[in-house]
RNA sequence: CCGUGCUAGGCGGGGAGUUCGUGGUGCCCUGUACCCCCAAUCCACGCACGGGGGGCUGAAUUCCCACCCGAGGCCCGAGCCGCUGCUUGAUCGGACCCGUGCGACGGCGUUGAGGGUCGGGUCCUGCGCAACGGAACCCCGCGAACCGAGUCAGGUCCGGAAGGAAGCAGCUCUCAGCGGACCGUCCCGUGUGCCGCAGGCUCACCUGACCGGAGCCGCCAGCGGGCACCGUACGGGUGGCGACCAGGUCGACGGUGGGUGCACGG
Numbered sequence: 001c002c003g004u005g006c007u008a009g010g011c012g013g014g015g016a017g018u019u020c021g022u023g024g025u026g027c028c029c030u031g032u033a034c035c036c037c038c039a040a041u042c043c044a045c046g047c048a049c050g051g052g053g054g055g056c057u058g059a060a061u062u063c064c065c066a067c068c069c070g071a072g073g074c075c076c077g078a079g080c081c082g083c084u085g086c087u088u089g090a091u092c093g094g095a096c097c098c099g100u101g102c103g104a105c106g107g108c109g110u111u112g113a114g115g116g117u118c119g120g121g122u123c124c125u126g127c128g129c130a131a132c133g134g135a136a137c138c139c140c141g142c143g144a145a146c147c148g149a150g151u152c153a154g155g156u157c158c159g160g161a162a163g164g165a166a167g168c169a170g171c172u173c174u175c176a177g178c179g180g181a182c183c184g185u186c187c188c189g190u191g192u193g194c195c196g197c198a199g200g201c202u203c204a205c206c207u208g209a210c211c212g213g214a215g216c217c218g219c220c221a222g223c224g225g226g227c228a229c230c231g232u233a234c235g236g237g238u239g240g241c242g243a244c245c246a247g248g249u250c251g252a253c254g255g256u257g258g259g260u261g262c263a264c265g266g
Base pairs, nucleotide, nucleotide: 001266002265003264004263005262006261009057010056011055012030013029014028015027020046021045022044023043024042034054035053036052037051038050063259064258065257066256067255068254072250073249074248075247077245079244081242082241083240084239085238086237087236088235089234091233092231093230094229096226097225098224099223100222103220105218106217107216108215115211116210117209118208119207120206121205122204123200124199125198126197127196128195129193130192131190132189133188134187136185137184139180140179141178142177148173149172150171151170156165157164158163
């Protein structure tokens, strides 16, 4: 150095997460890489890169180590950009409210404004009147088998007779009651009144007479003030999310270099 047979090793790795910690299952990256069973209320482990069973490969393109590169993940930030929440304001604009000696417009006013004095009304109380409603009386009609009245045929009773008595039906009248009428009388009542009388109130409004003699009212603008309202107006403060950037950390794939057996035969 070659051949044969073996062994260690290998047959994927990484990030976040979970965990006291490590690995696995699940997520993501890488990119191709044996099979079966198990596992988030987890599974296995602490000498920890899963546990159990089977298979292939095997000392090198394939195993081990170092370095480089770097997909991707994570951490961090008074960085920068965008979106967004909360809060704040001697800010700005608007809405709303109050005031106003100025202004524009319109109206009223010397045929008398605003104001003042006296009075009246609207309001309240009482009484009256009226209206309306109810009941009673008055008026009209009906209305009692007997126990209402009058008259009582017939019949009954008393009497020698004359005569007398009670009295049914009928007729007439009326009680209780019923119905009608609504003119009148009286009583009661009222969400009533272009009414009258008396009294009260008189803040406000309307109005009459008188005094007096020039303002008064509406609206808009302006000005001043208030405001617990609105604003993708502006500023300050403080959070959240996302993209980018700086820094840190881990780091797949890939690249470079190095390292690693045993037996037998030639």

This is a predicted structure of a 266-nucleotide RNA (Bacterial large signal recognition particle RNA) from an Acidimicrobiia bacterium. It matches the Rfam family "Bacterial large signal recognition particle RNA". It is annotated as a non-coding RNA gene. The same sequence occurs in records of 2 taxa. Its mean pLDDT, the model's own confidence on a scale to 100, is 77. The sequence is in RNAcentral, with records from ENA and MGnify.